[in-house]
Molecule: transfer RNA
Organism: Patescibacteria group bacterium
């Protein structure tokens, strides 16, 4: 080249084309606790980029960027 697969909170994953995009874990603040990372609650924090399809896209489709994999 060519062909497959993946890209979503800081970090690992979820989400039949439709609900305020979730959940651990790490952070944050607050309780408990003689103290402590052990437990309790509360916050914040994401769809790789650009286009098309649709009443509605993370989801589907084309394209690019990226990171695995096969192939001579």
């Nucleotide at each position: 080249g060519c062909c497959c697969c993946c890209g979503u909170a800081g970090u690992u994953c979820a989400a039949c084309g439709g609900a305020u995009a979730g959940a651990a874990c790490a952070u944050g603040c607050c309780c408990c606790u003689c103290c402590u990372a052990a437990g309790g609650g509360c916050a914040a924090a994401a769809u790789a980029c650009a286009g098309g399809u649709u009443c509605a896209a993370u989801u589907c489709c084309c394209g690019u960027c990226g990171g695995g994999g096969g192939u001579a």